Record summary:
A computed fold for a 540-nucleotide part of an RNA from Oxobacter pfennigii, annotated as large-subunit ribosomal RNA, domain I.
[in-house]
Context: one part of a larger RNA
RNA sequence: GGCACACGGAGGAUGCCUUGGCACCAGGAGCCGAUGAAGGACGUGAUAAGCUGCGAUAAGCUUCGGGUAGGUGCAAAUAACCUAUGAACCGGAGAUUUCCGAAUGGGGAAACCCAACCGUUUGGUUACUGUAUAGUGAAUAAAUAGCUAUGCAGAGGUAAACCCGGGGAACUGAAACAUCUAAGUACCCGGAGGAAGAGAAAGAAUAAUUCGAUUUUCUGAGUAGCGGCGAGCGAAAGGGAAAGAGCCCAAACCUGAGAGGGAAACUUCUCAGGGGUUGUGGACCGGCAUUUAGUAUUGAGCUUUUAGUCGAACUACCUGGAAAGGUAGGCCAUAGGAGGUAAAAGCCCUGUAGAUGAAAAGAGCAAGAUAUGAGCCGGAAUCCAGAGUACCACCGGACACGAGAAAUCUGGUGGGAAGCAGGGAGGACCACCUCCCAAGGCUAAAUACUACCUGGUGACCGAUAGAGGAGAAGUACCGUGAGGGAAAGGUGAAAAGAACCCCGGGAGGGGAGUGAAAGAGAACCUGAAACCGUGUGCUU
Numbered sequence: 001g002g003c004a005c006a007c008g009g010a011g012g013a014u015g016c017c018u019u020g021g022c023a024c025c026a027g028g029a030g031c032c033g034a035u036g037a038a039g040g041a042c043g044u045g046a047u048a049a050g051c052u053g054c055g056a057u058a059a060g061c062u063u064c065g066g067g068u069a070g071g072u073g074c075a076a077a078u079a080a081c082c083u084a085u086g087a088a089c090c091g092g093a094g095a096u097u098u099c100c101g102a103a104u105g106g107g108g109a110a111a112c113c114c115a116a117c118c119g120u121u122u123g124g125u126u127a128c129u130g131u132a133u134a135g136u137g138a139a140u141a142a143a144u145a146g147c148u149a150u151g152c153a154g155a156g157g158u159a160a161a162c163c164c165g166g167g168g169a170a171c172u173g174a175a176a177c178a179u180c181u182a183a184g185u186a187c188c189c190g191g192a193g194g195a196a197g198a199g200a201a202a203g204a205a206u207a208a209u210u211c212g213a214u215u216u217u218c219u220g221a222g223u224a225g226c227g228g229c230g231a232g233c234g235a236a237a238g239g240g241a242a243a244g245a246g247c248c249c250a251a252a253c254c255u256g257a258g259a260g261g262g263a264a265a266c267u268u269c270u271c272a273g274g275g276g277u278u279g280u281g282g283a284c285c286g287g288c289a290u291u292u293a294g295u296a297u298u299g300a301g302c303u304u305u306u307a308g309u310c311g312a313a314c315u316a317c318c319u320g321g322a323a324a325g326g327u328a329g330g331c332c333a334u335a336g337g338a339g340g341u342a343a344a345a346g347c348c349c350u351g352u353a354g355a356u357g358a359a360a361a362g363a364g365c366a367a368g369a370u371a372u373g374a375g376c377c378g379g380a381a382u383c384c385a386g387a388g389u390a391c392c393a394c395c396g397g398a399c400a401c402g403a404g405a406a407a408u409c410u411g412g413u414g415g416g417a418a419g420c421a422g423g424g425a426g427g428a429c430c431a432c433c434u435c436c437c438a439a440g441g442c443u444a445a446a447u448a449c450u451a452c453c454u455g456g457u458g459a460c461c462g463a464u465a466g467a468g469g470a471g472a473a474g475u476a477c478c479g480u481g482a483g484g485g486a487a488a489g490g491u492g493a494a495a496a497g498a499a500c501c502c503c504g505g506g507a508g509g510g511g512a513g514u515g516a517a518a519g520a521g522a523a524c525c526u527g528a529a530a531c532c533g534u535g536u537g538c539u540u
Base pairs, nucleotide, nucleotide: 001539002538003537004536005535006534007533008532009531015525016490017489020461021460022458023457024456025455026454027453028452029450030449031157032156039100040099041098042055043054044053046078047077050074051073061094062093063092064091065090066089070082071081072080105114106113107112115126116125117124118123128154129153130152131151132150133149134148135147136146162193163191164190165189166188167187173180177228203211204210215242216241217240218239219238225233226232246442247441248440249386253274254273255272256271257270258269259268260267261266279420280385281384282383283382284379285378286377287376288375294372295371296370297369298368301365302364303363304362305361306360308356309355310354314329315328316327317326318325330347331346332336338350339349340348391415392414393413394412395411396410397409398408401427422437423436424435425434426433477484478483497524500511501510502509503508
């Protein structure tokens, strides 16, 4: 040196555990901001570095409720205090809330610098844009532009989600590639809401006595179609369901006010009020009836959210360090969910089922009240019924539809109607027939999503897993920066965390003591392997 056995060191796998995560479900909530947000900087404690809380009234102040004997956060310790005149703690409302930040008096290298005016004791005002009103007012006579003041509004953030709009790729697929695809996706920009968008037919349709806003879903259907008819793309009607809701202007006409024209009658324009809203209607003329529905505001009361409260039933012995285990005998149950307690508890604790509760603030429902608000018939002369619109041409885009026989919707350019005896559509176009009424607007629910709050669930994870993060984690650290981004859990039931003695400078160790255990001693549960030793045996 090798092998074997035994005993150790080192190491931190494995097992067990879970404070933390992951994925969902149900309900709630779905915005905050010039009354200064989100996010920060700096402060703030008796001692105070970090986190948390708070803001010069600074781990807090006031008040109204709940609550109870202790309390001065994580977090020990000492000091000093508070507290039955009710502290701490929990909830509602309020006060305070430095500086930066849209940041807004001016500046600026964020958390800093420098002002003016008013008031004076701290304090207040002073950015810009839009809009309304008033004042003032050039070139330039009237006027206008401009300027000034005041009122109101906006701005910025976010939930890396959902929605609408404006822009808009490429890789890729087509086994190459150009039309095509990927895809109107990713991404950028604008805007909004708790949802958004759409929406009360110039609809869908086909031959029928049709249906009757929109949205979503199942189906129709991978059908009809589109397509270098390649790759691929891909409906709709109809049927079944969810939900269900309809309305308002413009105009004709009437009244009033103002401005202009006119000698006047009158007429034109603007504004306000009434009227009116439909596939035939309305104005207009005549007649009949009267106040229901609906809408807005308010609202007794009820429900609910934000603290809570009550809440049944067990003992003995045995083992053990410890009983909830075992044995024996009981009990409760609208409660045998769960967690804890020295091992495994329906009856020990917190709770659970059930019941109950609000001074204050919020949410929902709501009888009633107030305001507003209605309808029918007949007549037919006249008037009204959304114009640079419909439509056409050319060139684009959207429609499942790639220019096609290409309707429909829509943009640019050019042309450009009708006027209810009117107009559009039914997939070129024409006729007949049928359906509908564009060129104005609003509209809940069914649908999408989840940063946030509450409760619950899991053939989800269990510390190299599960979030990057179970510890002061988006921290330490890296990077000029955008950005990247860790490691790190477990003594014990309880600190009972080892007084005292000995060796040692200390570290560390040996006794003693605690404990069930110290081979649980803080480098602390278990403690594998690699690796390093000691002893013994065999062997070269």
Its Rfam family is "Bacterial large subunit ribosomal RNA".